Molecule: SAM riboswitch aptamer (S box leader)
Organism: Chitinophagaceae bacterium
RNA sequence: CACUUAUCAAGAAAGGUAGAGGGUAAUGGCCCGAUGAAGCCUUGACAACCUACCAUGAUUCAGUUCAUGGAAAGGUGCCAAUUCCACCCGCCAACUGGCGGACAGAUAAGUC
Repeated sequence: CACUUAUCAAGAAAGGUAGAGGGUAAUGGCCCGAUGAAGCCUUGACAACCUACCAUGAUUCAGUUCAUGGAAAGGUGCCAAUUCCACCCGCCAACUGGCGGACAGAUAAGUC
């Protein structure tokens, strides 16, 4: 890189450095940015995918296997706007729209 599964309408700050971009396929919009973008460093927060832990229930020869809840030590992730919106398909329209689905993307775990 590829494949599989799950989630994606919630949530979460400062300082230093840096010096013009950024918003995660492409395209069209729209937005953020010298009142300082991206990146890097430090501390902090948010969240609960994996590991370990606690409790309850079921299950098992067996903390064996599973479910629910809790907490948050470790591994990730993440801290503007719904994945910022649309772009493709379908349905409903009161016709600048609404709802659903797909494509694509992101994150985690596993396989290769």